[in-house]
Context: one part of a larger RNA
RNA sequence: CUGGGCGUAAAGGGUACGUAGGCUGGUGUAUAAGUCAGGUGUGAAAUUCCUAAGCUCAACUUAGGCGCUGCACCUUAAACUGUACACCUUGAGUGUUGGAGAGGGUGAGAGAAUUCCUAGUGGAGGGGUGAAAUCCGUAGAUAUUAGGAGGAAUACCAGAGGCGAAGGCGCUCACCUGGCCAGAUACUGACGUUGAGGUACGAAAGUGUAGGGAGCAAAUAGGAUUAGAUACCCUAGUAGUCUACACCCUAAACGAUGAAUGCUAAGUGUGGGAAUAUUUGAUUUCCGUGCUGAAGCUAACGCGUUAAGCAUUCCGCCUGGGUAGUACGGUCGCAAGAUUAAAACUC
Numbered sequence: 001c002u003g004g005g006c007g008u009a010a011a012g013g014g015u016a017c018g019u020a021g022g023c024u025g026g027u028g029u030a031u032a033a034g035u036c037a038g039g040u041g042u043g044a045a046a047u048u049c050c051u052a053a054g055c056u057c058a059a060c061u062u063a064g065g066c067g068c069u070g071c072a073c074c075u076u077a078a079a080c081u082g083u084a085c086a087c088c089u090u091g092a093g094u095g096u097u098g099g100a101g102a103g104g105g106u107g108a109g110a111g112a113a114u115u116c117c118u119a120g121u122g123g124a125g126g127g128g129u130g131a132a133a134u135c136c137g138u139a140g141a142u143a144u145u146a147g148g149a150g151g152a153a154u155a156c157c158a159g160a161g162g163c164g165a166a167g168g169c170g171c172u173c174a175c176c177u178g179g180c181c182a183g184a185u186a187c188u189g190a191c192g193u194u195g196a197g198g199u200a201c202g203a204a205a206g207u208g209u210a211g212g213g214a215g216c217a218a219a220u221a222g223g224a225u226u227a228g229a230u231a232c233c234c235u236a237g238u239a240g241u242c243u244a245c246a247c248c249c250u251a252a253a254c255g256a257u258g259a260a261u262g263c264u265a266a267g268u269g270u271g272g273g274a275a276u277a278u279u280u281g282a283u284u285u286c287c288g289u290g291c292u293g294a295a296g297c298u299a300a301c302g303c304g305u306u307a308a309g310c311a312u313u314c315c316g317c318c319u320g321g322g323u324a325g326u327a328c329g330g331u332c333g334c335a336a337g338a339u340u341a342a343a344a345c346u347c
Base pairs, nucleotide, nucleotide: 004318005317006316007301008300012315014201015200016199017198021194022193023192025088026087027086028085029084030083031082033081034080035077037075038074039073040072041071042070049065050064051063052062053061054060091191092188093187094186095185096183097182098181099180103177104176105175106174107173108172109171110154115149116148117147118146119145120144121143125136126135162169163168206247207246208245209244210243211242215241216240220236221235222234223233258314259313260312261311262310263309266292267291268290269289270288271287272286273285274284275283276282296303297302320347321346322345329340330339331338332337
C1' cells in the first nucleotide's frame, strides 16, 4: 500500500461559516480528453521462459522462438465519466399569507429575600454544633415595627416543555436583530453537498485596565475534632463571583455517537402548525422532542425512521500498555499556559 475500524475496548475535530479540492438531479444534441476495439512503429543486447544443439553429464555456452503486460501515432465505437450548447423541475433558493419560541443585543422598570444604616418597642441572651467553643450582645444584641441604602439573582408558572450551530438562554416592557415551522401558490433553474488550510463563536476558572462589591467564598486567621488534622464541622474572611473594554481558547465542550442525502414494521406521550368531519375531541398530514418495540445490526450492553439498520459522498481520527499528551523545536499568549508532538528505556 491493500485491508480493518472510531456509543462503552485505541479512535468524531468544542461548534459553525466557508477557500482550494473531492463528489454531484432529469432530457436532448455535439465532441472524443478519459474509456473500448483494431492497426503501424518502437519497446537494444544480455537476463527470464520454451524448443533444439555443443562441451562424457550438469552448471555453462550457442542458435531459434515466445515475451517484454509500456509508450507514441493512425483509424473505429459512443454506453459511462469529462467538455460545449439547448431545455426541464423533483434538489436548492427567492417572494407571499400566517405561526411558536428562556435565540441574540441595548435601554427602562418591578416585587420577594439577604446584608447594612437610622429611629421606636423591649430587656438577656443570641448564634452555632454530634456536642461545643471561637464569635455577637447591658456602649442594648437576637426578636419586632417603620423608614432608607446598595448589590446580585429572578420563587410559583416550569414540563423527559421551548429556542439556539455549539457554548448556552428563564421577572416585565419597549426598540434593534438572527434563525425556524406550516399553508397556498408565483418565480429562478442544479444555483447542491462536504470541506485540508483559513475565519468567527466558544462554560467555568484565570489575566490586564477602569468601576462595583449585598450574599457567597479559593487563599488566610481563629475555634473544634483527632495520636496528628496543613481536612471534613463551626466563626470570621481576601481575591473572585457582577459591569465595560481587551485577552485566554480549555472541559466528562457528552448523545462519550462528524456533516449531508435516499431507503427500511408498528404503537404510544408531548410541543408548534395545516386540512377534514359524524365539532368536545376524532381522523389525516408536516416539522420538532421522548418512550416501547418489526426487520436488521452489535462482543455484549444495547441501537432501532432522531439508527449504532441498508447504501452513497466528503472531512476528522485510531494502530499494544507505560514513558506522555511529556521533552525538544515551531506557532500563539502579558502571564498562567494552549497547540503541534517524539524517543531512549521498560513490560

This is a predicted structure of a 347-nucleotide part of an RNA (small-subunit ribosomal RNA, central domain) from Schmidtea lugubris. Lineage of the source: Eukaryota > Protostomia > Lophotrochozoa > Continenticola > Schmidtea. The full RNA is in RNAcentral, with records from SILVA. Its mean pLDDT, the model's own confidence on a scale to 100, is 89.